[in-house]
Molecule: Fluoride riboswitch aptamer (crcB RNA motif)
Organism: Chloroflexota bacterium
RNA sequence: UGACGUCGCGGCGAUGGAGUCCGCCUUAACCGCCUCCGCGCUGAUGACUCCUGCAUCUUU
Numbered sequence: 001u002g003a004c005g006u007c008g009c010g011g012c013g014a015u016g017g018a019g020u021c022c023g024c025c026u027u028a029a030c031c032g033c034c035u036c037c038g039c040g041c042u043g044a045u046g047a048c049u050c051c052u053g054c055a056u057c058u059u060u
Base pairs, nucleotide, nucleotide: 010025011024012023013022016051017050018049019048020047021046
């Protein structure tokens, strides 16, 4: 100096915020569209819950 491993801090999980849990990354994890491999379609989640925004229907 470089490579690898471990720990820690930190970061990430397709459009906002928060909590909990799970997974991943150590300069990577991650980075939505299409007639494409599909039990392939849409959505503010990785999953659960809440808030905000948007869409549809009903009631007042």